A computed fold for a 73-nucleotide RNA from a Patescibacteria group bacterium, annotated as transfer RNA. Taxonomically the source falls in Bacteria candidate phyla (Bacteria). Its Rfam family is "tRNA". Gene Ontology term of the family: triplet codon-amino acid adaptor activity. Model confidence (mean pLDDT): 80 of 100.

RNA sequence: GGGGCGUUAGCUCAGUCGGUAGAGCAGGUCCCUUUUAAGGACAAGGUCGCAGGUUCGAUCCCUGCACGCCCCA
Numbered sequence: 001g002g003g004g005c006g007u008u009a010g011c012u013c014a015g016u017c018g019g020u021a022g023a024g025c026a027g028g029u030c031c032c033u034u035u036u037a038a039g040g041a042c043a044a045g046g047u048c049g050c051a052g053g054u055u056c057g058a059u060c061c062c063u064g065c066a067c068g069c070c071c072c073a
Base pairs, nucleotide, nucleotide: 001072002071003070004069005068006067007066010025011024012023013022019056028042029041030040031039049065050064051063052062053061
């Protein structure tokens, strides 16, 4: 220098043909228990890496950039 894959909640990851984003764990409150743990209930937590473009509408499509991993030179 060229190519491929990835970037979504604190962490690990889903998200199908574009229609306004979810799970598990962790953390919070409550219940249970003599207490802790375990178990149960509830709520919260997101500029979907960044900037543009297409579109009525983008996590999703297109372009550039950044970062990580792999391959080639």